RNA sequence: GCCGGAGUAGCUCAGUUGGUAGAGCACGUCAUUCGUAAUGACGGGGUCGUCAGUUCAAUCCUGACCUCCGGCU
Numbered sequence: 001g002c003c004g005g006a007g008u009a010g011c012u013c014a015g016u017u018g019g020u021a022g023a024g025c026a027c028g029u030c031a032u033u034c035g036u037a038a039u040g041a042c043g044g045g046g047u048c049g050u051c052a053g054u055u056c057a058a059u060c061c062u063g064a065c066c067u068c069c070g071g072c073u
Stems, first nucleotide, its partner, number of pairs: 001072007010025004019056001027043005049065005
């Protein structure tokens, strides 16, 4: 330098024939217990890597860039 993959909640990940985002774990509160753990209920937490384009509307489509991983040279 070229090619491919990944980037979404604190962590691991889902979600796209385009229609204003979810699970598990973690965290908080409550219940339960003599107490803790476990269990159950409820709750908080996201500018979907950045910038632009297309569109009535973009996590999703297009382009550039950034970071990480792998391959080739």